[in-house]
Context: one part of a larger RNA
RNA sequence: UUUGGUGUAAAGGGUUCGUAGGCGGUAUUAAGGCUGUUUAAAGUUAAAUUGAGAGACUCAAUCUCUUUUAAAAAAUUUAAAAACGCUUUUACUUGAGUAUAAAAAAAGAUUUUAGAAUUCUAAAGGUAGGAGUAAAAUUCGAAGAGCUUUAGAGGAAUAUCAAAAGCGAAAGCAAAAAUCUGGUUUAUUUUUACUGACGUUGAGGAACGAAAGAAUAGGUAGCAAACAGGAUUAGAGACCCUGGUAGUCUAUUCCGUAAACGAUGAGUGCUCGUUUUUAGAAUUUUUAUUUUAGAAACCAAGCUAACGCGUUAAGCACUCCACCUGAAGAGUAUAGUCGCAAGGCUGGAACUC
Repeated sequence: UUUGGUGUAAAGGGUUCGUAGGCGGUAUUAAGGCUGUUUAAAGUUAAAUUGAGAGACUCAAUCUCUUUUAAAAAAUUUAAAAACGCUUUUACUUGAGUAUAAAAAAAGAUUUUAGAAUUCUAAAGGUAGGAGUAAAAUUCGAAGAGCUUUAGAGGAAUAUCAAAAGCGAAAGCAAAAAUCUGGUUUAUUUUUACUGACGUUGAGGAACGAAAGAAUAGGUAGCAAACAGGAUUAGAGACCCUGGUAGUCUAUUCCGUAAACGAUGAGUGCUCGUUUUUAGAAUUUUUAUUUUAGAAACCAAGCUAACGCGUUAAGCACUCCACCUGAAGAGUAUAGUCGCAAGGCUGGAACUC
């Protein structure tokens, strides 16, 4: 490298957009065999090797000889073919898209508002405990706590509804309202109209990308790495308890990683049924039937090493990309590049088994 593979054994890039490139719907016009393809012919393609046939070393491996009418493969030239591919002409509507009419939604950004709770502050009432644990102690409290009532401050998060539910490319998204913005679905018997292959994948590239972390300026109620103390214990740098700073929150930047998981790349077509559910549509079988797009639970065929998957495939096929090739060394060293840093990306070898 090929064959073979990538849910769990090594292996799907975190996600999307998209350049080059690859692949690509139906019919038709014309030309060319230029390049691929097919057919025929010609002369070629050192030796060794391979095939066939002999011989030698006792046999074998091995070596020697003969044979291109033994095979295989390769290019060149000439003559044709026109199905496929490519180029070219004109069309089509099924792929794709746009408009129109409806629909649902925690999709995003900004602003405003709301109530419950925790904490703190003030005032009043009131008295000896509170808090905590398996049990305790550190701890708070006669400088009046905890508890009850009233008023206020401030920050963060939005109980119930809530669901195998919904939306988003993924990360992710949940109080309410307004404004702005994005995407999706449905329109049946070939259909409301239009464009007419405009598609698909996508090396590089660009954008987004949880949490933690970094920078600057704010904010800080609760929680809480670090840290301190009390316990436990042989010890306890822990689990438990009392405190508590970064952080968690906002704005503007950076970082670019996760078991970023469905451990399952994207797209298209085909292949039994049953049950539930979300958003639509059609039909009068209306507590229904059919159908489109999702979300779930079983299962036929088939697949799989098994587990299991099974129209949302891990089935049957095609197109394109990414990745894998014994373990450990190692996602390390080195170099390059990105980053303020922490570190990220790319990424070996020796040695050992």